[in-house]
Context: one part of a larger RNA
């Protein structure tokens, strides 16, 4: 030096930081949703309008429209992010430098070109049946940006063929031609004329939908260096090296099969063992070097333990499905649920590591046109002096050098200007008054400007309004009064700092050398002394 721990002691503030052990087990609540402007059913509620029935009326009740809030579905998009851990791994994990003429990439951005006309379902519901329960079955009604067929190809894919450019090449790019083949979807704002009995058609403007390109991100492969110990591991290997064909993959590969050859690695340490996630970095030295890899960033593996694969732009997916196993729960014993190395929180084992906190105000992420939801991400705030850092615990004067207390050569020395007195000051905590900034956006409303046929709508500008969780914190002002605020280790030498007393090789001390057997500066107490100070010492690692 430290992610520390135990001992003695504790006034406050900023800013860090906190499960190293059991990848042990986990009650409890929360950590992923969200869209109704993609669709159909339902409850509830308001407001308008019209009838009817009830009533003397007030009202209640039915039914249309229009709206608000909700509810389970279907469809979309997220769920592969973020968030936690270091189990394995000595490995292209990582680090770094190239490659891919061998790949993909959802939403983002520019750009082209289209979006036609058909179709049958099914969930929700409702009804029947079974089960304790999870939860299954069977018939029947419906919708759509769910799903299917045809058309169209601007273009994509494939297969044959033609021509130009480039490349060190396996190649590569443009370009043509012929065959096959592959698409779509609507929602919503607004409205002049025109068509329509209405409903809408229509025209517009937003979001959205389909093929393609090329970009931007992000991921996937290969390949040279490059970072642990062990030879008391010396050999090691049959998909093994390498061909040829298939098959697979988004894409080269023995990736994998079938055949064929016998290769292939190794003392510059293969093979096997043991430890270990890497790295920007940390710490520690003058340096070279050694030692770590919390926290923060990049990265890579994992998600009770093992496998496996589906959906998807992306997964072999922590809070998604299957199967097996262990384990703990519920059971009518027939059979069903779970997975905290997310956030807080238990128990456990340990020298030992926090709150079952409050908000999404800001940052950032998912839905959504938005309003807005969701967000233990993240923002704060609580606890632990765990560190680092700053501030106090008063300041001046004050000598009879008071009392006491030790020590004494009895003469006095010392604690000591230290108290007391005596003027003061107002940090910090304490009472109390004023009080910020983190906030510009989104969005409404208005004006100009594009866009239209259009003053409509919509986009862009500029103006005003509107939004804060942290106890009104930070800050600043007022009041009172030294009041509320100092300890720890040490004293033989190393080593800064010495005397008495007590014990008597006892009784202890000790980091090394050593100390104690009647004059112990080394044990123990007590004066003083010395070092550091909200700390100081131990003990444990590293340099």
């Nucleotide at each position: 030096a430290c992610g520390a721990a135990c001992g003695c002691g504790a006034g406050c503030g900023g800013c860090g930081u906190g499960g190293a052990u059991a990848a042990g087990a986990c009650a409890u609540g929360c950590a992923a949703g969200u869209c109704g402007a993609a669709c159909g059913c339902u409850g509830a509620u308001u407001u308008g309008g019209a009838g009817g029935u009830a009533g003397c009326a007030a009202u209640a009740u039915u039914u249309c429209a229009a709206g608000u809030c909700g509810g389970a579905g279907u469809g979309g998009c997220g769920c592969a992010a973020g968030g936690g851990u270091g189990c394995g791994u000595a490995a292209c994990a990582c680090g770094u430098g190239g490659g891919c003429a061998a790949u993909c990439u959802g939403c983002c951005g520019u750009g082209a070109a289209g979006a036609c006309c058909g179709g049958g379902a099914u969930a929700a519901c409702c009804u029947g049946c079974u089960g304790a329960a999870a939860g299954g079955c069977g018939a029947g009604c419906u919708a759509a940006u769910a799903c299917c067929g045809g058309a169209u190809g601007u273009g994509g894919a494939a297969a044959u063929u033609g021509g130009g450019a480039g490349g060190c090449a396996u190649c590569u790019u443009c370009u043509g031609a012929u065959u096959u083949u592959c698409a779509a979807a609507g929602u919503u704002g607004g409205g002049g004329a025109c068509c329509g009995c209405a409903a809408g058609g229509c025209c517009u403007g937003a979001c959205g939908c389909u093929u393609c390109a090329c970009g931007a991100u992000g991921a996937g492969c290969c390949c040279g260096c490059g970072g642990c110990c062990u030879a008391u591991c010396a050999g090691c290997u049959a998909g093994u090296u390498g061909g040829u064909a298939a098959g697979g993959u988004a894409a080269c590969g023995g990736c994998u099969u079938a055949c064929c050859a016998a290769g292939g690695c190794u003392a510059a340490g293969a093979c096997g063992g043991g430890u270990a996630g890497c790295u920007g970095g940390u710490c520690u030295g003058a340096g070279a070097g050694g030692a770590c890899g919390a926290c923060c960033a990049g990265u890579c593996a994992c998600a009770c333990u093992g496998g496996a694969a589906c959906u998807g732009a992306g997964a072999c997916a922590c809070g998604g499905u299957c199967c097996a196993g262990a384990c703990a729960c519920c059971u009518a014993c027939g059979g069903g649920u779970g997975g905290c190395a997310g956030c807080a929180g238990u128990c456990g084992a340990g020298a030992a590591u926090u709150u079952u906190u409050c908000u999404c105000a800001a940052u950032g992420g998912g839905c959504g046109a938005a309003a807005g939801c969701c967000u233990g991400a993240a923002g704060g705030a609580g606890c632990g002096a765990c560190g680092c850092c700053g501030c106090g615990u008063g300041g001046g004067g004050g000598a009879u050098g008071a009392a006491g207390g030790c020590c004494u050569u009895c003469g006095g020395g010392u604690c000591g200007u230290a108290a007391a007195c005596c003027c003061c000051u107002g940090u910090c905590a304490u009472u109390u008054g004023c009080g910020a900034a983190c906030a510009a956006a989104c969005c409404u409303u208005u004006u100009c400007a594009c866009u239209u046929a259009a003053c409509a709508c919509g986009u862009g500008a500029a103006a005003a309004g509107c939004u804060g969780a942290u106890u009104g914190u930070a800050g600043c002002g007022a009041a009172a009064g030294a009041g509320g605020a100092a300890g720890g280790g040490a004293c033989g030498g190393c080593u800064a700092a010495c005397u008495c007393u007590g014990u008597g090789c006892c009784a202890g001390c000790a980091g090394c050398c050593g100390c104690g057997g009647u004059a112990a500066u080394a044990c123990a107490g007590a004066g003083g002394u010395c070092c550091c100070a909200a700390g100081c010492g131990u003990u444990g690692u590293u340099c």
This is a predicted structure of a 543-nucleotide part of an RNA (small-subunit ribosomal RNA, 5' domain) from an uncultured bacterium. RNAcentral holds the full RNA, with entries from Greengenes.